[in-house]
RNA sequence: CCCGGUUGAUCCUGCCGGACGUGUCUGCUAUCGGGGUGGGUAGCCAUGCGAGUCAGUGCUCGGGUUACCCGAGCACGGCGCACGGCUCAGUAAAACAUGCCUAAACUACCCUAUGGACCGGGAUAUCCCCUGGAAACGGGGGGUAAUCCCGGAUAGAUAUAGGGUGCUGGAAUGCCCCUAUAUCGAAAGUGCACAGACAGGAUGUUGUCUGUGCAGCCAUAGGAUGUGGGCAUGGCCUAUCAGGUAGAUGGUGGGGUAACGGCCCACCAUGCCUAAGACGGGUACGGGCUGUGAUAGCAGGAGCCCGGAGAUGGGUUCUGAGACAAGAACCCAGGCCCUACGGGGUGCAGCAGGCGCGAAACUUCUGCAAUGCGCGAAAGCGCGACAGAGUCACCCCGAGUGCCAUCCGCUGAGGAUGGCUUUUGCCCCGUGUAAAAAGCGGGGCGAAUAAGCGGGGGGCAAGUUCUGGUGUCAGCCGCCGCGGUAAUACCAGCCCCGCGAGUGGACACGACGAUUAUUAAGCCUAAAGCGUCCGUAGCCGGCUCUGUAAGUCCUCCCUUAAAUGGCACGGCUCAACCGUGCCGCUGGGGAGGAUACUACAGAGCUAGGGGGCGGGAGAAGCGGGCGGUACUCGGGAGGUAGGGGCAAAAUCCUUUAAUCUCCCGAGGACCACCAGUGGCGGAGGCGGCCCGCUAGAACGCGCCCGACGGUGAGGGACGAAAGCUGGGGGAGCAAAAGGGAUUAGAGACCCCUGUAGUCCCAGCUGUAAACGAUGCCGGCUAGGUGUUGGGUGAGGUUAGUCCUCACCCAGUGCCGCAGGGAAGCCGUUAAGCCGGCCGCUUGGGGAGUACGGCCGCAAGGCUGAAACUUAAAGGAAUUGGCGGGGGAGCACCACAAGGGGUGGAGGCUGCGGUUCAAUCGGAGUCAACGCCGAAAACCUUACCAGAGGCGACAGCAGGAUGAAGGCCAAGCUAAAGACUUUGCCAGACGAGCUGAGAGGUGGUGCAUGGCCGUCGCCGGCUCGUGCCGUGAGGUAUCCGGUUAAGUCCGGCAACGAGCGAGACCCCCGCGCCCAUUUGCUAAGCCGGUUCUUUGAACCGGCUGCACAAUGGGCGGACUGCCGGCGUAAGCCGGAGGAAGGUGGGGGCUAGGGCAGGUCCGUAUGCCCCGAAACCUCUGGGCUACACGCGGCCUGCAAUGGGUGGGACAAUGGGUACCGAACCCGAAAGGGGGAGGUAAUCCCAGAAACCCACCCUCAGUCGGAAUCGUGGGUUGCAACUCACCCACGUGAAUCGCGGAAUCCCUAGUAAUCGCGCGUCACUAUCGCGCGGUGAAUAUGUCCCUGUUCCUUGCACACACCGCCCGCCGCUCCACCCGAGUUGGGUCUGAAUGAGGUAUGGCCUCGAAAGAGGUCAUAACGAAUUCAGACCCGACAAGGGGGGAGAAGGCGUAACAAGGUUGCCGUAGGGGAACCUGCGGCAG
Repeated sequence: CCCGGUUGAUCCUGCCGGACGUGUCUGCUAUCGGGGUGGGUAGCCAUGCGAGUCAGUGCUCGGGUUACCCGAGCACGGCGCACGGCUCAGUAAAACAUGCCUAAACUACCCUAUGGACCGGGAUAUCCCCUGGAAACGGGGGGUAAUCCCGGAUAGAUAUAGGGUGCUGGAAUGCCCCUAUAUCGAAAGUGCACAGACAGGAUGUUGUCUGUGCAGCCAUAGGAUGUGGGCAUGGCCUAUCAGGUAGAUGGUGGGGUAACGGCCCACCAUGCCUAAGACGGGUACGGGCUGUGAUAGCAGGAGCCCGGAGAUGGGUUCUGAGACAAGAACCCAGGCCCUACGGGGUGCAGCAGGCGCGAAACUUCUGCAAUGCGCGAAAGCGCGACAGAGUCACCCCGAGUGCCAUCCGCUGAGGAUGGCUUUUGCCCCGUGUAAAAAGCGGGGCGAAUAAGCGGGGGGCAAGUUCUGGUGUCAGCCGCCGCGGUAAUACCAGCCCCGCGAGUGGACACGACGAUUAUUAAGCCUAAAGCGUCCGUAGCCGGCUCUGUAAGUCCUCCCUUAAAUGGCACGGCUCAACCGUGCCGCUGGGGAGGAUACUACAGAGCUAGGGGGCGGGAGAAGCGGGCGGUACUCGGGAGGUAGGGGCAAAAUCCUUUAAUCUCCCGAGGACCACCAGUGGCGGAGGCGGCCCGCUAGAACGCGCCCGACGGUGAGGGACGAAAGCUGGGGGAGCAAAAGGGAUUAGAGACCCCUGUAGUCCCAGCUGUAAACGAUGCCGGCUAGGUGUUGGGUGAGGUUAGUCCUCACCCAGUGCCGCAGGGAAGCCGUUAAGCCGGCCGCUUGGGGAGUACGGCCGCAAGGCUGAAACUUAAAGGAAUUGGCGGGGGAGCACCACAAGGGGUGGAGGCUGCGGUUCAAUCGGAGUCAACGCCGAAAACCUUACCAGAGGCGACAGCAGGAUGAAGGCCAAGCUAAAGACUUUGCCAGACGAGCUGAGAGGUGGUGCAUGGCCGUCGCCGGCUCGUGCCGUGAGGUAUCCGGUUAAGUCCGGCAACGAGCGAGACCCCCGCGCCCAUUUGCUAAGCCGGUUCUUUGAACCGGCUGCACAAUGGGCGGACUGCCGGCGUAAGCCGGAGGAAGGUGGGGGCUAGGGCAGGUCCGUAUGCCCCGAAACCUCUGGGCUACACGCGGCCUGCAAUGGGUGGGACAAUGGGUACCGAACCCGAAAGGGGGAGGUAAUCCCAGAAACCCACCCUCAGUCGGAAUCGUGGGUUGCAACUCACCCACGUGAAUCGCGGAAUCCCUAGUAAUCGCGCGUCACUAUCGCGCGGUGAAUAUGUCCCUGUUCCUUGCACACACCGCCCGCCGCUCCACCCGAGUUGGGUCUGAAUGAGGUAUGGCCUCGAAAGAGGUCAUAACGAAUUCAGACCCGACAAGGGGGGAGAAGGCGUAACAAGGUUGCCGUAGGGGAACCUGCGGCAG
């Protein structure tokens, strides 16, 4: 002092969790000392111990130094046993705490003072005898003492009456004194010691008497101590407990008590308590204090101290100073024990100890040495109080588990060796102690005897990916979250971190939490303002003066026990602990003083409030009357076939005449325009006109009252719509209902009908998004601008209740400063700053549910939980994405206008599917499918069948008795020295085992690099600084215009910049320059060939470089010029020009996204195979074929086909190559070999086209599939499975192709061929090349898609998103429940132990009185019965709720969510929901 968790990110609200302290239990671990503390369910208890003692008395026994002494015991008597010790069940007041009072009291022992103890009598226990009983325990007779008991006297006390200049006091009822009467009424002159006298006796000594001392006894007074009683105040939860109470409240009289009192009784009265919480229920001993916390507080009340209560549950009583007593009695109940069955005994919540239960707590120890208590004169005795010891890390405090040097080791971790020290430990002696022990003093031994627990993804310190295992499994995790093959998160190892004799976990409490807020929070939208008003209690209250002094403040006194706490000092070695002193402690009481404020009393005031008067405003309310349009129905007239309805239809109405037009009538509801961001009202709400009645507000007024006020728990009144009851009314509309459509379905949306209802009267209900989601009242704090009402002033005036302006008051809107707020926003109408009062909130769900209560006719309303579940649920704003939202722009992978196709057929090819031993694998909308593959007969080849081969390196085994290798023959085999047998050659290694390798087209493209595709034929994507915002982020990048373009211009809190666009590079188009072989050949020359010639044509050469071509350089185009528009950018048109607005085409192609594609091109992490998933070979397969899809070829013909002839290209390629001429063949082809390493030679004949002829609309001379025969070429090899030629065959659902769909805007589409790649052979493929050469648009955003701006969002894995309800299955807690059952409390009744009181009788006694018995009276435990209430357990069945990776149905909500959503209410429906009515905008 915070930190983690809602989000893509942000701020906030809010809860959950973490870190800290304390208590109990527990896991693992453990060396020592000191101090402190420890049985829990008031359950039950074996055994022992825990209260005795004595100068009163008698007796018995034992011993001794024996007329006596000592000791033990029994009994009588005295004192004590009412303390101490234990526990916390009950108790919410009768207890406790604090402070008072007792004028209503007692007090043994103790202290002080004064006085006193005279006379007399009696009984009884122990004991002896008899006797009952098993025992416990008795019964009878006899005898005896006292400090035992009794009588009398005296002292005295009490009561009554009268009296008093008495005392204390606030006050006499008290005290004191006197008189009288009545009643009651003391004592123990004992014990001991000493001394003396007398007597007995053998000294000791005993008895009696006297004196002294001590102890004791009695009375009175006082004190002290203790106790009783009373009053006030204080401290738990619950109102889902609101009324309680008959001794109840009081009085009179009495009883009782130490004493007051209804404590008890008789009579009388009817009170008393209660919202400041009575009564009831639940829980609980209270306090000092303890834990925690800065405090306030919260929680607790263990130990210790004070008080109370209890002693198995309950009741009663005696004795006594004191008890209602529990180591006393009696009784009942229940438990246990003994028993001879007749009867008895017992009470550990004392110390130990045991059982049961439980997560949970010790020894059946020692001692009275200390402290203290009881008794005693004392010595002393007794004490499980206490003091000690034992046990358990339960807490606190203290200490240790070593130190040094060298070496090894990563300068580590650690280890080794040597040395040092002994705290502690062990041993011995002394001291210490009641006895021990510890400690202390002295001596000895020896690093010896001693380290763990938790954690290492974040929070949170330690692995910023250490190793192995596992593979959404096993598991971890307080929370967030890890784990689906590279896990820093699981399980281990290593290392590290924290604490350390401890360390973790579970639970509880405090703190954290200002998440219960007094200090100190909030309520527009996050949870939260009652629907509104009136008003009771309460709380709060204007100005002035006087008084009082309750609150308040000051001073003093008393108290607040001790302990605890703080400080200081001191004692244990320190500390913990303990002691002493001082202080504090919060509160209470008393005395004196102050009087500002509050309060109270009195007197006044007018600013609050109220009243009066005045003229205005208004959909304010209620009642009555009047009117208007529309609508429907009815009647009449006109009129004819339709009308109505919808996106389109149909149901429906209509020839019985509709719809439509006109007139008349009836009825009910409503009140257009005016109408407004307007007005009125407390809210709900209020709208034609007029009248009446009622109410309120605003304004104005030198009027009146004089604080009369504010708020408002309870309470009362009003309160939309729907709904309910009764009675009317019913035109339109319209839940429900019926029908028609839509649809997969359509219980809806749409349509046609239609009933409650909507309307009125009377009554009920009492709720809404009853909203400004903003309680009421008052004060203070900048403005601006509308509007309504009133007033004042000025101006105008049509003279009006007129118009305009300014100001004031009151209302109602918008904007906005300060300020506030999480922000949105609010902002004199506050959500600002203050004051007063009320209501309400405290994570989400369960749930506004259940139960209970109150209200209601019902529907339902008000009040209003819990179990359980969950990590979020939310608010505001941001960036994206999306929308069956909006705006602007763009694109032939969009449309439109066109051209040509695909989809139908046959074939080729790729894919799916199927098949197969195998048909290897990949690619899958655009962006897979003539794609990887620019060519599968073998090879390729990854697939299948079969066969064979291969281990670098290390270790082990083997090997000169010959390894590996080679070979003849035979066998095996499809074949093979591959293997086997036999044999030979050869001469050093070796694959048998374990590891480890080579290799892998084995896996993972979701581990990767690289490359590629695609968004994208797009125009975007960012940065720096500044500014704005709490922040995410925004601005810039927006707006207007413009562009192909974020292209440019202008504006602007932005100013600039970068990557893209453009520029740039290449090709084509024009020109110029340079160059000139292999190219070219105009001019000139030479040679040749052909033709009829002058001559021409052609071929070849020379010359030449003009042209062409080639290939290098340069120029050219820039909106430069003109016109128009425009601020500009630019656009439109024009000129010139080969080319005009980017001239055409291409290259390059941003930041990023798509876990796009590729591990099968190569590279590469990890995993796997490793004698097989490696390598080689043979054959097969990738070529299969019922089918489906994509791409393409050929066609369906006459713009064609066939035959013959004729013409014009470009790009390219060529040495294992292209291959000419020429020859052979019908052709494919063969022979041949010139030339060519290429502007030289070759491939090489271009084809469409042109000319001529044939075909004449036909499945043809279209079409070519298929099949047959023959031939050729490549190749080791063409069966599966190549290509070519010729002849024959001549298929099709083939005659132009459904739904649907593709490409294209000019040298383009279409069409025609050519070349190249691959390649031994094979092209309908791909990449190029040229030939011929159109149509249409020059537009748009309708479809598809895309860019920008904006809007909504519950989406962010981003609409292929999110998400609701029902049904099905599983689990969990709960509610209701016929009932069954347990417990508690209360009431009533019955029975009634027992004690108490009174009376009679009997016994004892002289009496007093005691005992017994009987009767009566009230009390009364306990038991039984009945009833009421409360709390549980179980329960057939019923009900909803929560939770649960991949079930069924739909699609309600989020976008206009495809019918806007939501609220209340009502009806309906598998379900989300739908519909009606009213409301809200969220």
This is a predicted structure of a 1482-nucleotide RNA (small-subunit ribosomal RNA) from Crenarchaeota archaeon SCGC AAA471-B05. RNAcentral records the identical sequence in 5 taxa. RNAcentral holds the sequence, with entries from SILVA. It matches the Rfam family "Archaeal small subunit ribosomal RNA". The literature on the family includes a 2001 paper in Science by Yusupov et al., "Crystal structure of the ribosome at 5.5 A resolution".